[in-house]
Molecule: transfer RNA
Organism: uncultured Clostridia bacterium
RNA sequence: GCUGGUGUAGCUUAGUUGGUAAAGCACGUGAUUCGUAAUCACGGGACCAAGGGUUCGAAUCCCUUCACCAGCU
Numbered sequence: 001g002c003u004g005g006u007g008u009a010g011c012u013u014a015g016u017u018g019g020u021a022a023a024g025c026a027c028g029u030g031a032u033u034c035g036u037a038a039u040c041a042c043g044g045g046a047c048c049a050a051g052g053g054u055u056c057g058a059a060u061c062c063c064u065u066c067a068c069c070a071g072c073u
Base pairs, nucleotide, nucleotide: 001072002071003070004069005068006067007066010025011024012023013022019056027043028042029041030040031039049065050064051063052062053061
């Protein structure tokens, strides 16, 4: 330098024939317990790496950039 992959909640991931983002753990509240843990119920939290484009509508398609990983020269 070239090619490919990954980037979504604090963490690990799902969501890919475009239609108002989901789960587990963690966190908060309550119940249970003499108390803690465990368990159960409820709840908050991400606008999807950044910018732009296409579209009525984009995490999803296109372009550029950034970070990481792998391969080639």